Overview:
RNAcentral holds the sequence, with entries from ENA. Predicted 3D model of a 72-nucleotide RNA (transfer RNA) from Lacibacter sp.
RNA sequence: GGUCUCGUAGUACAAUGGAUAGUAUGGGAGUCUCCGGAACUCCAGGUUCAGGUUCGAUUCCUGACGAGACCA
Numbered sequence: 001g002g003u004c005u006c007g008u009a010g011u012a013c014a015a016u017g018g019a020u021a022g023u024a025u026g027g028g029a030g031u032c033u034c035c036g037g038a039a040c041u042c043c044a045g046g047u048u049c050a051g052g053u054u055c056g057a058u059u060c061c062u063g064a065c066g067a068g069a070c071c072a
Base pairs, nucleotide, nucleotide: 001071002070003069004068005067006066007065010025011024012023013022018055027043028042029041030040031039048064049063050062051061052060
């Protein structure tokens, strides 16, 4: 330098055009307990960025940025 893949919550992953973007774990509060742990209940927390297509975009298209694999 070229080709391809990926970018979603603190972390690991779902959601392949349509419900309030979901699950686990982690964080906070509460119940329980002599205390803690466990268990249960509740709360907060996210789509890399800029455009485009569409009635509607995490999803499709273009560019940028970042990460990875392969080739040279």
The same sequence occurs in records of 2 taxa. Rfam family: tRNA. Rfam classes the family as a transfer RNA. Its mean pLDDT, the model's own confidence on a scale to 100, is 81.